This record gives sequence, C1' cells and structure tokens, in this order.
RNA sequence: GCGGAAGGCUGGAUGGCCGCGGCGGAGCGAUCCGUCGAGGAAAGUCCGGACUCCCAGAAGAAACGGUGCCGGGUAACGCCCGGACGGGGUAACCCGAUGGACAGCGCCACAGAAAUGAAACCGCUGCGGCAUGCCGCAGCAAGGGUGAAACGGUGGAGUAAGAGCCCACCGCGCCGCUGGCAACAGGGGCGGCAAGGCAAGCCCCACCGGGAGCAAUGCCAAAUAGGGACCGCGUGCCGCAAGGCGGGGCAUCUUCUGCUCCAGCAGGUCCGGGUUGGCAGCUAUAGCGUGGCCGGUAACGGUCACGUCAGAGGAAUGGUCAUCGACGGGACAGGAGCUAUCCUGCCCCUGAACAGAAUCCGGCUUAUAGGCCCUCCGCGCAA
Repeated sequence: GCGGAAGGCUGGAUGGCCGCGGCGGAGCGAUCCGUCGAGGAAAGUCCGGACUCCCAGAAGAAACGGUGCCGGGUAACGCCCGGACGGGGUAACCCGAUGGACAGCGCCACAGAAAUGAAACCGCUGCGGCAUGCCGCAGCAAGGGUGAAACGGUGGAGUAAGAGCCCACCGCGCCGCUGGCAACAGGGGCGGCAAGGCAAGCCCCACCGGGAGCAAUGCCAAAUAGGGACCGCGUGCCGCAAGGCGGGGCAUCUUCUGCUCCAGCAGGUCCGGGUUGGCAGCUAUAGCGUGGCCGGUAACGGUCACGUCAGAGGAAUGGUCAUCGACGGGACAGGAGCUAUCCUGCCCCUGAACAGAAUCCGGCUUAUAGGCCCUCCGCGCAA
C1' cells in the first nucleotide's frame, strides 16, 4: 500500500419566528414563566418474564406443546459466555435441528447385475470345442461401469486368476488405563476381519410447560328488559326440628380437602336488550443511565458516587426561514507515480439511510445512506 475478518460508537448541527403535550410555579381570570418531550432498531409479534384476571385449593397422571453436546450466567428463555466435537476457509474467523439407528415400525425413487445380511452388465483366469475370436462348463468380485451411497481403505505376500484367505498400518467392535467437573481427548490389550444411510420420517430417552392478555383489570356515574326459550340424571331415607346419610355440580382423569344444591335447585346451551361517559392501571418495574473499585478467562455479580431522561388517549414531540453541512458530481492549479491512479488547494452544484412510542422489561430476527475508533489475518514493498 492492497485485500479480508471481528468488535464498538454515531446516525445531521446552530439560530430566529409560529404551533403542540406532560410536570412545576405565578395570576381573580385571560394568560405568562421555567423545564422535559420517539429508536438502534420504537419494526416482526418469534421466545422469556413482571403485572392483572379466570379455573375452589393441593398432589399425581394422561393428552398436547417446547428444548436437545458439556459447564457456567440470568428473574427466566429457544437468550448470552466459555469449552468439546463436526464442517467451510491459506488464515484471522464463520456455521452447526450437535441425545438415541442393537426398543420397535418405516423409507432409500430413477439408474444399475445388485440397495441389507444383495449380486454378475463389461470383464479376469482355467479346461474343452475350433472358424484365432466365438461357444459351453467351472472359478472370481481385485479392475471398469451405474448411482447420493455398492458388504471396509492403502500397501504387501499368496493365487490359475482373485478375495481379510494371510500380514502391517488405518478403520470398526469389546475391555480397561491416564488427563479433564464434564462433553471429550490420548495410549494400551483382545478380536471376528464384518450387517450402510435417513430420527428437519413416526418413535424412544432426558428436562421444561395451566389459560388469556392493558381492548388485562378495578372504581364512579348513567341507562335498560330484575328479559325470554330449552335441557336438567337420580329419589329420596331417618328425624318434631336442627341436622345426618345418600346423590348431583364446581376447565381432561384419579385421590384428598373445601364450597354449593337437592324439585323444578345447582349447573349447562341459545336468543335478545342496556352501557360506547369519566378516573385509575400509566411509568423509578428483577428500575434505568454514567463513572470508579473488587471478584471472575468471560457472560456476569457485589459495592460506592452522581443523575432521573415521553406518557398521548383516535393519539402530542411539528411547521417555516437562514446558515453550516457528511457522501457524491464537475472545472482549474500544484505535487507524487512507469502507468492505472492518488493527495492537496480553490470555485460551482447536490444534499443524509432504515424508519414513529401506546403496560413495561430481558433477548433474538429483519431493514439501514454515511462517518469515526480499535483489534486481528494474508499478500507485496521499503528500512
């Protein structure tokens, strides 16, 4: 200097005039003053929660759903950090639906001789016939072909030709040792030298999980029709009564407890009417932000100090003028360079991406003009 990889910050500025919303203050009031006022993703609604209500409570089970290597973090997570293994890349680095195929079922199309305990299309070898390239018999699965994948791979010895037939190494299975919390890694011994792949097919295993959501929910005011229809098992027994037994009901089932009802009851289904107003929830929540110190490889945790940053309610945070202005384009001049081109000065033009809070928070994913900072990898050159 060129190319590449990872991380972080920012994402227009200033002033004038006019106009909004919250909070505080002044004023009898009109109004005035001060102060604050959209995001890194506010987006997607994909996860996890806080909070609210419902299911009467508790325990267990089933169904359904989610996660899926190990260890740690967190309120929790499908998130984050560290590590192991596998894949891509020269590397920095990036990606991974990463438990189980000997619990069972299922699939592997087409091509091919043959796709799980299979097989001979081309071919190789031996013998015979004989027309010197054909046929028959026997042997082979090493070579070639087909395919995503062909019953282990490479080399040697052996054979008529071959084959784990035998040997060495690799691989595979079993046993054990060492290191590590573990995933896993390394070494050793024995062995038949042989039965693949798919679980982002069903399934098995381990762990986790109620439902709905701020249009949740609560209060006040007001209004209507204190509405109508249907279903409703069992039957009641004892007692003067209270009550007891028994039975029904209370989101799937079982058990325990509790509540309620028993003659038109509890409960269930359908149709219809009123309410569209106001207040709260509503913004300091496991708070949040910035900085220091301590612990930890890190995520993160502890502690101290300072600060507090929207709360609308059909939905505010804007409009306009002026100046500056990143990126980009053009002309001129100078410098460096073999060239391509680069740098500097000055003038003119243009003019900032993705995109708007709505209960809040922790993540993930997606979109994004431009600028800045920092670390690392590769190549080339110079000292």

The RNA shown here (Bacterial RNase P class A) has 383 nucleotides and comes from Sulfitobacter sp. Its Rfam family is "Bacterial RNase P class A". Rfam links the family to the GO terms tRNA processing, ribonuclease P activity and dimeric ribonuclease P complex. It is annotated as a ribozyme.